[in-house]
Predicted 3D model of a 128-nucleotide RNA (FMN riboswitch aptamer (RFN element)) from a Streptomycetaceae bacterium. It matches the Rfam family "FMN riboswitch aptamer (RFN element)". Its family is annotated with FMN binding in the Gene Ontology. Its mean pLDDT, the model's own confidence on a scale to 100, is 83. Taxonomically the source falls in Streptomycetaceae (Bacteria, Bacillati, Actinomycetota, Kitasatosporales).
RNA sequence: CACAGUUUCGGGGGUCGGUGUAAUUCCGAACCGACGGUUAAAGUCCGUGACCCGUUAGCAUCCAGUUAACGGUGGAGCUGGUGAAACUCCAGCACCGACGGUGAAAGUCCGGAUGGGACGAGACGGAG
Numbered sequence: 001c002a003c004a005g006u007u008u009c010g011g012g013g014g015u016c017g018g019u020g021u022a023a024u025u026c027c028g029a030a031c032c033g034a035c036g037g038u039u040a041a042a043g044u045c046c047g048u049g050a051c052c053c054g055u056u057a058g059c060a061u062c063c064a065g066u067u068a069a070c071g072g073u074g075g076a077g078c079u080g081g082u083g084a085a086a087c088u089c090c091a092g093c094a095c096c097g098a099c100g101g102u103g104a105a106a107g108u109c110c111g112g113a114u115g116g117g118a119c120g121a122g123a124c125g126g127a128g
Base pairs, nucleotide, nucleotide: 001128003126005124006123007122008121009120010119015029016028017027018026030108031107032097033096034048035047036046037045043095044094052072053071054070055069056068057067058066059065077093078092079091080090081089099111100110101109
């Protein structure tokens, strides 16, 4: 120095006003942007993760479940400029946002979630 294995910690942001019996859900104006990659910095490129659905196997089994692997589903950007290089920077104008709940329809409220998690950092440790 890089590698198998074990293990610890970290790991998602955002609202005001108006109308109304009632809305942080409507209307107006704001605000927010997980992780890895990419000749150069990305919510919109290429992938990953959360949510949801399924298959197989283990555990449990009256029912309801639970764990792992694998599979499915999975939103949205253009124009101009600079440059060797940018759908990532600068300028302008756009667009997108799981599920359940709710006095009224939710990216921003409440809940599953003191959960899970891509991934990041460290420790131990064996052989090289």